[in-house]
Context: one part of a larger RNA
Molecule: large-subunit ribosomal RNA, domain VI
Organism: Aquificaceae bacterium
RNA sequence: CGCAGGAGUCUUGAGAGGGUCCGUCCUUAGUACGAGAGGACCGGGACGGGGCAGGCACUGGUGUACCGGUUAUCUCUCCAGAGGUAGCGCCGGGUAGCCAUCCUGCUACGGGAUAAGCACUGAAAGCAUCUAAGUGCGAAGCCCACCUCAAGAUAAGGACUCCCUGAAGGGCCGUGGAAGACUACCACGUUGAUAGGCAGCAGGUGGAAGCUCCGUGAGGGGUGUAGCCAAGCUGUACUAAUAGCCCGUUCGG
Numbered sequence: 001c002g003c004a005g006g007a008g009u010c011u012u013g014a015g016a017g018g019g020u021c022c023g024u025c026c027u028u029a030g031u032a033c034g035a036g037a038g039g040a041c042c043g044g045g046a047c048g049g050g051g052c053a054g055g056c057a058c059u060g061g062u063g064u065a066c067c068g069g070u071u072a073u074c075u076c077u078c079c080a081g082a083g084g085u086a087g088c089g090c091c092g093g094g095u096a097g098c099c100a101u102c103c104u105g106c107u108a109c110g111g112g113a114u115a116a117g118c119a120c121u122g123a124a125a126g127c128a129u130c131u132a133a134g135u136g137c138g139a140a141g142c143c144c145a146c147c148u149c150a151a152g153a154u155a156a157g158g159a160c161u162c163c164c165u166g167a168a169g170g171g172c173c174g175u176g177g178a179a180g181a182c183u184a185c186c187a188c189g190u191u192g193a194u195a196g197g198c199a200g201c202a203g204g205u206g207g208a209a210g211c212u213c214c215g216u217g218a219g220g221g222g223u224g225u226a227g228c229c230a231a232g233c234u235g236u237a238c239u240a241a242u243a244g245c246c247c248g249u250u251c252g253g
Base pairs, nucleotide, nucleotide: 001152005163006162007161008160009159010158011157015149016148017147018146021049022048023047024046025045026044027043033038050107051106052105053104054103055102059100060099061098062097066093067092068091069090070089071086072085073084074083075082076081110144111143112142117137118136119135120134164252169247170246171245172244173189174188175187176186177185194240195239196238197236198235199234200233201232203229204228205227210223211222212221213220214219
């Protein structure tokens, strides 16, 4: 841009793609078979490997925006307390998110037509013959079944609800997002919880500073599950989403 107004929701499936994998154990059964050694088909059950998809409650990883310990040095302000730099200085942990080694699910049943092959009936050719007419069975393969996409399928499909003239509706702009390279997509824009802030909670760290007590001191105890605290959850209009502009026409032969 198109699908001859617009918005929303739900769909059909022409067609396309994916997948359809492998093993161990138990049982049937030490049966059939076999002199023995050995040792099944068919059928039933359990568990696993591989692959794919989804997820973060668990187990863990990361987590240079969180907390703590600690070395050297510089600075503030002498002590104490802090800050800067040294690969995040080094080290111990760790929220959200992301992730796998963690968790969940699927890889099922069945049908149709067949290949090699096995057959039935059966002539040509009084016999025989699976084939010439006709008929049946038979693969992890083919078609369907399963999963995904799918009406630009221009033959542009179908159903329902709603809107109507500077409208309906869409865009610009702004606040943002488990969305994202940009764009797109999604949420919100005061009739407001979209982000920030603030409050509470969860969760992390692991017991702050100051004061006080004990010890000559390094240090330890108390105040005190302390102080600090990112991306999480809930709430709250304090801040910012103000105001507005543009496109779109006249009920769709």